[in-house]
Parts: sequence; C1' cells; structure tokens
RNA sequence: GCUGGCGUAGCUCAGUGGUUAGAGCGAAGCACUCAUAACGCUUAGGUCGCAGGUCCGAUUCCUGCCGCCAGCA
Repeated sequence: GCUGGCGUAGCUCAGUGGUUAGAGCGAAGCACUCAUAACGCUUAGGUCGCAGGUCCGAUUCCUGCCGCCAGCA
C1' cells in the first nucleotide's frame, strides 16, 4: 500500500429500516442475616467511533475519515 472484519452501558456482547436501544457481569440503594456472602427487589449509567448522504423515518443501508484485528504484498 491492497483486501476483509469489527467499533453499541465501566467490561463481554445481542439487536435490526419503525417511533422509551437491551442482556449478562460489574456499580449504588433496599430487603434478608447476629454479621458477611449468596439469593431477591429497585435504581443509575449510552452523542450506538466521527462527518456526510439516501429515506417519511438510520444504531441498522451507502460514502469518506479515525481506531483496532486478521490476511496479502
């Protein structure tokens, strides 16, 4: 340099053109307990990498850029 994949919550990931974007783990609180842990309940936490385009509507489709990974040279 070329090709492909990935980028979504603190971490690991799902999601898919359709109207409040989710799970598990983690965090905080409550309850329970003599106490701790576990279990249970609740809560918070997101510019869906950035910019533009298509569309009535984009996290999803298209383009460029950035970052990471793999392959080729």